RNA sequence: AGAGUUUGAUUCUGGCUCAGAACGAACGCUGGCAGCGUGGAUUAGGCAUGCAAGUCGAACGAGAAUUCGUUUCACCGCAAGGUGAGACGGAAGACAGUGGCGGAAGGGUGAGUAACGCGUGGGCAAUUUGCCGCAAAGUUGGGGAUAACCUGGCGAAAGCCGGACUAAUACCGAAUGUGGUUCUCUGGCGCAUGUUGGGGACACUGAAGGUGGGGACCCGAAAGGGCCUGUCGCUUUGCGAGAAGCCCGCGUCCUAUCAGCUUGUUGGUGAGGUAACGGCCCACCAAGGCUUACGGGUAGCUGGUCUGAGAGGAUGGUCAGCCACACUGGGACUGAGACACUGCCCAGACUCCUACGGGAGGCUGCAGUCGAGGAUCAUUCGCAAUGCGCGAAAGCGUGACGAUGCGACGCUGCGUGGAGGAUGAAGGCCUUCGGGUUGUAAACUCCUGUCAUUCGGGAACAAUAAUUCCGGGGAUAACAUUCCCGGGACUCGAUAGUACCGGAAGAGGAAGCCACGGCUAACUCUGUGCCAGCAGCCGCGGUAAUACAGAGGUGGCGAGCGUUGUUCGGAUUUACUGGGCGUAAAGGGUGUGUAGGCGGUAUUGCAAGUCAGGUGUGAAAGCUCACUGCUUAACGGUGAGAGUGCAUUUGAAACUGCAAGACUUUGGGUACAGGAGAGGAAAGCGGAAUUCUUGGUGUAGCGGUGGAAUGCGUUGAUAUCAAGAAGAACGCCAGCGGCGAAGGCGGCUUUCUGGAAUGUACCGACGCUGAAACACGAAAGCUGGGGGAGCAAACAGGAUUAGAUACCCUGGUAGUCCCAGCCCUAAACGGUGUACACUUGGUGUGGGGAGAUUUGACCCUCUCCGUGCCGGAGCUAACGCGUUAAGUGUACCGCCUGGGGAGUACGACCGCAAGGUUAAAACUCAAAGAAAUUGACGGGGGCCCGCACAAGCGGAGGAGCAUGUGGCUCAAUUCGAUGCAACGCGAAGAACCUUACCAGGGCUUACAUGCAGCUGCACGCCUGUCGAAAGACAGGAAGCCUUCGAGGGUGCUGCACAGGUGCUGCAUGGCUGUCGUCAGUUCGUGCCGUGAGGUGUUGGGUUAAGUCCCGCAACGAACGCAACCCUUGUGUCUAGUUGCCAAUGCAGGUGAUGAGCCUGCACGCACUCUGGACAGACUGCCCGUGUAAGCGGGAGGAAGGUGAGGAUGACGUCAAGUCAGUAUGGCCUUUAUGCCCUGGGCUGCACACGUGCUACAAUGGCCGGUACAGUGGGAUGCCAAGCCGUGAGGCGGAGCGGAUCCCCAAAACCGGCCCCAGUUCGGAUUGAAGUCUGCAAUUCGACUUCAUGAAGUUGGAUUCGCUAGUAAUGGCGCAUCAGCUACGGCGCCGUGAAUACGUUCCCGGGCCUUGUACACACCGCCCGUCACACCACGAAAGCUCUUUGCACCCGAAGUCGGCAAUCCAAUCUUGAUUCACGUCGAGAAGGUAGCCGCCGAAGGUAUGGGGAGUGAUUGGGAUGAAGUCGGAACAAGGUA
Repeated sequence: AGAGUUUGAUUCUGGCUCAGAACGAACGCUGGCAGCGUGGAUUAGGCAUGCAAGUCGAACGAGAAUUCGUUUCACCGCAAGGUGAGACGGAAGACAGUGGCGGAAGGGUGAGUAACGCGUGGGCAAUUUGCCGCAAAGUUGGGGAUAACCUGGCGAAAGCCGGACUAAUACCGAAUGUGGUUCUCUGGCGCAUGUUGGGGACACUGAAGGUGGGGACCCGAAAGGGCCUGUCGCUUUGCGAGAAGCCCGCGUCCUAUCAGCUUGUUGGUGAGGUAACGGCCCACCAAGGCUUACGGGUAGCUGGUCUGAGAGGAUGGUCAGCCACACUGGGACUGAGACACUGCCCAGACUCCUACGGGAGGCUGCAGUCGAGGAUCAUUCGCAAUGCGCGAAAGCGUGACGAUGCGACGCUGCGUGGAGGAUGAAGGCCUUCGGGUUGUAAACUCCUGUCAUUCGGGAACAAUAAUUCCGGGGAUAACAUUCCCGGGACUCGAUAGUACCGGAAGAGGAAGCCACGGCUAACUCUGUGCCAGCAGCCGCGGUAAUACAGAGGUGGCGAGCGUUGUUCGGAUUUACUGGGCGUAAAGGGUGUGUAGGCGGUAUUGCAAGUCAGGUGUGAAAGCUCACUGCUUAACGGUGAGAGUGCAUUUGAAACUGCAAGACUUUGGGUACAGGAGAGGAAAGCGGAAUUCUUGGUGUAGCGGUGGAAUGCGUUGAUAUCAAGAAGAACGCCAGCGGCGAAGGCGGCUUUCUGGAAUGUACCGACGCUGAAACACGAAAGCUGGGGGAGCAAACAGGAUUAGAUACCCUGGUAGUCCCAGCCCUAAACGGUGUACACUUGGUGUGGGGAGAUUUGACCCUCUCCGUGCCGGAGCUAACGCGUUAAGUGUACCGCCUGGGGAGUACGACCGCAAGGUUAAAACUCAAAGAAAUUGACGGGGGCCCGCACAAGCGGAGGAGCAUGUGGCUCAAUUCGAUGCAACGCGAAGAACCUUACCAGGGCUUACAUGCAGCUGCACGCCUGUCGAAAGACAGGAAGCCUUCGAGGGUGCUGCACAGGUGCUGCAUGGCUGUCGUCAGUUCGUGCCGUGAGGUGUUGGGUUAAGUCCCGCAACGAACGCAACCCUUGUGUCUAGUUGCCAAUGCAGGUGAUGAGCCUGCACGCACUCUGGACAGACUGCCCGUGUAAGCGGGAGGAAGGUGAGGAUGACGUCAAGUCAGUAUGGCCUUUAUGCCCUGGGCUGCACACGUGCUACAAUGGCCGGUACAGUGGGAUGCCAAGCCGUGAGGCGGAGCGGAUCCCCAAAACCGGCCCCAGUUCGGAUUGAAGUCUGCAAUUCGACUUCAUGAAGUUGGAUUCGCUAGUAAUGGCGCAUCAGCUACGGCGCCGUGAAUACGUUCCCGGGCCUUGUACACACCGCCCGUCACACCACGAAAGCUCUUUGCACCCGAAGUCGGCAAUCCAAUCUUGAUUCACGUCGAGAAGGUAGCCGCCGAAGGUAUGGGGAGUGAUUGGGAUGAAGUCGGAACAAGGUA
């Protein structure tokens, strides 16, 4: 740091996905050790059990057990003494109580809370503060009660009531006033109220003792006390520290489909209340206050944590700060502090106890349990440390805490060994069978000893305090005593016999997980066969899967590894840093304009923004850096930095802002002037056309279409003339001309009216933009009233069509028009918001002005405004834009964030309605899209070609037969070929064989090779039995070569193997078909383009041709075309045997012994011919035309423009054909899918198709006569002459391995018959008799003869071939082959035509261009209804739950207030009594049970709102393999 994925490829837009890091995690597989962390995220669900807050006897009374001392009594005892009981005193002190302090800390949780709750910075001149520190002053003297205890009673219990006694640091008066409070005078200060210092005055206002020691003196019988002193307390006050409370600025999630909220509400006065300000509360007065308020949803906040380059985003577990809560709701009490987690009261839910009357409880403390859940630990040890509470202290308490345990949950460290070791062992896997790999890996040798194991030693954490001793110092009268400091001694360890150290033994006890198609490091085999499965995205799997599963190997990480979930990142994919809006998503339909935002030139001041410095703060932890401690690290310690912030203060003045005045002004405005204009509104007028009405003329059609019909017309249409009526629209002018903000505006005239441009003057920033708002806003539509000629949704009819609810036609109503009012949307488009500025040009056009020049208003030049085209820079993904920007900038507004769902649902607002505006989600896909490229395609265009059509000739399709195919049949009818490009094809020969198929009989090897063993040497031959044969069995005869090495050969046996026409042509090679003998297909370099690509190869001509010429950012080149090759057509030369025979000679025949002719031979090679070598044709020559290439014509020539024919087939396409021709990977088979044999089948027949043959006849048939070829073949072969047979053929055997011999023509021609008929046409079929081949002709051969004599009289739709030696027609040869189904195939020669105007159409093809939503490429793509399945959502009569508002009822606890006849010891007054203490009364003061009142939780009644769930039915949506119907879109998509 990027990558994959839209396409045939490309660029862009855009989403999805991946690689990274992290986690309080969970799950799967696996699991050695240690350290440090961390662990109920869910049901703030319910909880058994234990523990989590006590402590103080130096505040107090009482006091069990125990113990000490004194003493009395009893007993024992001589006594000493012992035992027991009692009393007194002391020590110690359980349980409980009074009292004090603490239970407001610590610990837990995050339900609630969107708040001054939190964070940050300030304020309190508006405050409180127990314990603690410092300072000052005090601590006198009394009183009356009450728990405990004892006792009576009630109750199941919890608990409660009464009587009597008692103490205090409990409670209550009194004294004392340094002080404090209040009032007042005054100084300073400040921020308004005020605050602070000093002075003064009346009044008010306080206490408690405990304990240690002590010389003298005093009291007391004693104990003890006074007194002195230390210390701990207590009271008052001030200050401090720490803590708390309140207030304020700023910051703090989503939602406008929540836009208005509020009555204690906002403020004032007064009173109350609080520690304190305050509507905090109340009475009265005023009518204010707030506004992203109010409402809804979600959420504890922060330091921090995770991520990120940062800015940000997400998050708030552990640790730390703050807040909130403690079963739910309400309430107060106590207290310094609470409205109180383990306190109280009430209500509610739940659980438990109960004697049914009533009670008890609150784990969101630590453990633990149940439940729910994917999921989270021990009912452990200890107060040794740190801290907290109490205490004078010892100490006690402490589930805070310190430890240990459990969990790989995380981070970190260590180990599972090290070195050597190659015949590269065995095994595994792969293999091209050679080998490779696992792999120095192992074995083996030599070592080491971490961890674990075992044995032994063995910590730190402990410092204090207390006690005691010593020294110094303070208080003091004091050497008591006590406090402080220093030193010594003594005591205390949960973890723990742990860490650590040492010894011992032995490599011994310790490795897995995931991945391996691309992204992404890592590849093979086997199995499977769109199955099973995988998958984060793209996508794998349909028989050769590097993608599934297993294995081997490899890669990655490693006590872990993967998966899942979540967050950030990548994502510049919400864009502040850092995006966009012509066509990809995105400019509001247009204007006016409010708030807001922004704002011209120059100057001065201020200092709000801004910039710089200082100060305070920004807790600690964390983070970064440095150093340092645990062996290292994680972890920890110390210090520094950072903390981008906030506050305050000092300065600066450029920019912004504010203030002031200014500008001969450029933005903007105003006035005037003369021009332009379909700008708007109203009224009036006009002509053409259409339709209708009336009248005239006139007659049979009109109209309409692709063609028709419906329709109109003899009741007189159409046509035509005249007159009239009506409504609507305004021809020409008319123009990428004008005007308007847009929508939009078009006959003429008048009136009213808006705006712009130009020119001149004036004002002097008065400006730009613009949420909200307001106005306008095509067409259609709606309401009411008019109007209605034409046109025309709906509708009707006629056509078209498979259908035609359409396109076409005939009609036709709303509507279109006017008035009034709604609607408010459009592809309302320049698909381009408004304003301003700047930035090369060219050329039109509309309006104005100026100049120059004129007869002139023309032309010309300059300038301003508008409107077009073309283009530069620049921009853009490209297309394109380009001074009218999509360039460069500024200001403001609107809008976008993947496709679909959807501009939809719900809600709200608007509307009469139709509907509009605003505007989601679930779900689903991996794309959707833009521009451009190359193809392909088009019922797009242009040009061109082809037996493509047309013009012709002959056929096919009808018949019979042959042959191939399908189908059917069968034991088998072997297999393949299937549009053109399968079907007389593989097959150039199926009776057996072939043969692959079927039935049956057999073999385990018919064939190749290797190894081992045997062999008297073969194999074979002969005979016999069985048999259909193959074969099996039995018997017999003979018996190899040799260099003598068991060497060669043969046979047998065994093991390997062989064999397979078994599968896959979609694993392949090779070969072939086809487009197509069409003219195309490419490359190198250069150039253009971001790129795919383009150019070249396009263009203008020309050609059969990308053939050639010209032009050109191309220049060259390759494969194709053409030529070179073969055959053929002409000539020359050469060679003459088997060819030829003109001349010559000879012989024979004929004839007349002639001439002549014929045959043969010789000579010869002249000619023909054969073979070879050359020549010839090149648009070379001429004319015309053309720039040229070329074309047209002509000459010459055997041949003329490629002379004719053949061979030759570019890049590629069709997964075209062939595994059965051969080859070949893989798979399958191995007593069979191999091999042998017999027989059968491939020949089977209701039928259909293809290809042919023969015909249907007279251009013919038959009979007779007679002529002329060429290619070829021939030795188990061709076979002559001759003879036999009607014939096939037979006998025969000459010649010939061939220019020698043999096989060899028919049509034609001549003559005759037939006379148009199912025939003298036609020959199928059948019968009989034969011939030939062959082992064999039955299934199943060919041929011959005789007889038989079927269909068929020229063939429907449709379709095939052919352009000259061609078609047509006639025969001949050859391959295969014993024979033949050949009428097929491949060749050969004979006879030998017709026609082509032309390219509109059909088919195929080539080039250019255009459109495209196609790229498997139109046999493409693709839309909608319906049907089925599944999914989510909306509506819905209702039903259920939840939340909340308002009104009212009831009203607990409790505070406050009122009353208080109940009750009350202390203080006061007073009566009685007493010597007195006191006692008993009455009253006052002060309280109080209770009652009443306000408020008030829960509850209730009634009625609204919000939310969620569910709901028969219903609506559309999405998805799904091959369903149905059509064919809407993409090409002119067939009606753009």

Small-subunit ribosomal RNA from a metagenome, 1536 nucleotides, folded computationally. The RNAcentral record of the sequence draws on SILVA.